[in-house]
Context: one part of a larger RNA
Molecule: small-subunit ribosomal RNA, 5' domain
Organism: uncultured bacterium
RNA sequence: GAUGAACGCUGGCGGCGUGCCUAACACAUGCAAGUCGAGCGGGACUAGCAAUAGUCCAGCGGCGGACGGGUGAGUAACGCGUGGGCAAUCUAUCUAGAGGACGGGGAUAACAGACGGAAACGACUGCUAAUACCCGAUAAGCUCGUAUGAUCGCAUGGUCGUACGAGGAAAGGCAUAUUUAUAUGCCGUCUUCUGCGGAGCCCGCGUCUGAUUAGCUAGUUGGUGGGGUAAGGGCUCACCAAGGCGACGAUCAGUAGCCGACCUGAGAGGGUGAUCGGCCACAUUGGGACUGAGACACGGCCCAAACUCCUACGGGAGGCAGCAGUGGGGGAUAUUGCACAAUGGACGGAAGUCUGAUGCAGCAACGCCGCGUGAGGGAAGAAGGUUUUCGGAUCGUAAACCUCUAUCGAUGGGGACGAAGAAUGACGGUACCCAAGUAAGAAGCCCCGGCUAACUACGUGCCAGCAGCCGCGGUAAAACGUAGGGGGCGAGCGUUAUCC
Numbered sequence: 001g002a003u004g005a006a007c008g009c010u011g012g013c014g015g016c017g018u019g020c021c022u023a024a025c026a027c028a029u030g031c032a033a034g035u036c037g038a039g040c041g042g043g044a045c046u047a048g049c050a051a052u053a054g055u056c057c058a059g060c061g062g063c064g065g066a067c068g069g070g071u072g073a074g075u076a077a078c079g080c081g082u083g084g085g086c087a088a089u090c091u092a093u094c095u096a097g098a099g100g101a102c103g104g105g106g107a108u109a110a111c112a113g114a115c116g117g118a119a120a121c122g123a124c125u126g127c128u129a130a131u132a133c134c135c136g137a138u139a140a141g142c143u144c145g146u147a148u149g150a151u152c153g154c155a156u157g158g159u160c161g162u163a164c165g166a167g168g169a170a171a172g173g174c175a176u177a178u179u180u181a182u183a184u185g186c187c188g189u190c191u192u193c194u195g196c197g198g199a200g201c202c203c204g205c206g207u208c209u210g211a212u213u214a215g216c217u218a219g220u221u222g223g224u225g226g227g228g229u230a231a232g233g234g235c236u237c238a239c240c241a242a243g244g245c246g247a248c249g250a251u252c253a254g255u256a257g258c259c260g261a262c263c264u265g266a267g268a269g270g271g272u273g274a275u276c277g278g279c280c281a282c283a284u285u286g287g288g289a290c291u292g293a294g295a296c297a298c299g300g301c302c303c304a305a306a307c308u309c310c311u312a313c314g315g316g317a318g319g320c321a322g323c324a325g326u327g328g329g330g331g332a333u334a335u336u337g338c339a340c341a342a343u344g345g346a347c348g349g350a351a352g353u354c355u356g357a358u359g360c361a362g363c364a365a366c367g368c369c370g371c372g373u374g375a376g377g378g379a380a381g382a383a384g385g386u387u388u389u390c391g392g393a394u395c396g397u398a399a400a401c402c403u404c405u406a407u408c409g410a411u412g413g414g415g416a417c418g419a420a421g422a423a424u425g426a427c428g429g430u431a432c433c434c435a436a437g438u439a440a441g442a443a444g445c446c447c448c449g450g451c452u453a454a455c456u457a458c459g460u461g462c463c464a465g466c467a468g469c470c471g472c473g474g475u476a477a478a479a480c481g482u483a484g485g486g487g488g489c490g491a492g493c494g495u496u497a498u499c500c
Base pairs, nucleotide, nucleotide: 001499002498003497005496006495007494008493009492012371013370014369015368016367017366018364019363020329025327026326027325029324030323031322034063035062036061039060040059042057043056044055045054046053047052070282071281072280079207080206081205082204083203084202085201086200089199090198091197094195097192098191099190100189102136103135104134105133111126112125113124115122116121142167143166144165145164146163147162148161149160150159151158152157172187173186174185175184176183177182178181208254209253210252215245216244217243220242221241222240223239224238225237226236227235257279258278259277260276261272262271263270264269284305285304286303287302288301307318308317309316310315335361337360338359339358343357344355345354346353347352374404375403376402377401384395385394386393387392408441411435412434413433414432418427444489445488446487447486448485449470450469451468455484456483457482458481459480465472466471
């Protein structure tokens, strides 16, 4: 000098930040991911005589739940950083272009009936729809095979073209017109290609400590051939060979998320990895796959384990390292708040719905910054305190007293920007402005032997005590305690811990 700090004493206001570093301990309760009726059939309700219109709902279906949010347990690793490679790759939505959507089929939930179970839920029979599912047709480009041409490169090879053969698509909805079946528009759908953005894989270099860890390794190292993947690869398998790593530190053990950055320092360096941003890993512990463009998936599924809860004992339910909050641990870390007004996200044609992301508010001197606690005059140098050589000295222009001002706070009145875009503001009657009026409501903490700015008196008597180091205290202690005075910093001041 610094801190995500804590503790002691003290504490007026505001702005901006920050706030479980410990038990990746266990969690009551609420909320944190839904949305679409312009994909589909149906049900309920409302208005109406009805046609019909409107609202809501479980189900099928689509898109999204792989983002956003949390944590740092694991990881010494291509995990991260940096620079490259993929002629070894994928990519929903979006984007630029080209082309297409023809004909058919069978189901199933909802629902109805009947049934089992304490429940969770399950099963039977029957009915029905779709942008759900399936079959066929068509195929420019696409995939595969054969033949062939051109061209390029970086080794395997890449790109473009030609001919023949084989294979592979689709779905409708809404609005407006009328000639009631078509047209137009919008949204969607299928094939293919382009781009943006995203992802996967590979490589060079860098990345803590220990040799009181010296040898390690059998899918191990390589080859051939199958398989698998979007893709290269012992990734996996069969066979074959016997290799591979290591004193330039393998293996083992310990510790640890990495970086941009942050702290310190003239720099070199040393230390750290809170908040914010990028990457990685994890979601009670361990394992597994499914769906999907994308997961081996925090608020999805299955299995095993521990724990908790319900049970009619047959069987079931759960996962805060999301936001609040509780217990526990700890020296120690906040509200079971408001709002979707803004920014952003999901869905939707839209209106809109959802959003503990986010925007705000609350608590905490935890940090940084700013402001205030008054200003000018005022010597009878008052009273009083302390001290004294009893003359005085000092607190001290300090106070009183006179004049003035009103920052902040409090009171009254007005009152936003943020809203783009007609409407719409949680914050918020907040910021800010005006008025009236009172010096009123607002100062402490540490130190005074040397280092180190600041001295006397009394008490104590190696006691009580102090102390960062040197060291003070045994009867005149500037070092202990108190008082007066002084020094330093100031809404803080000291102490402790840690780093330079």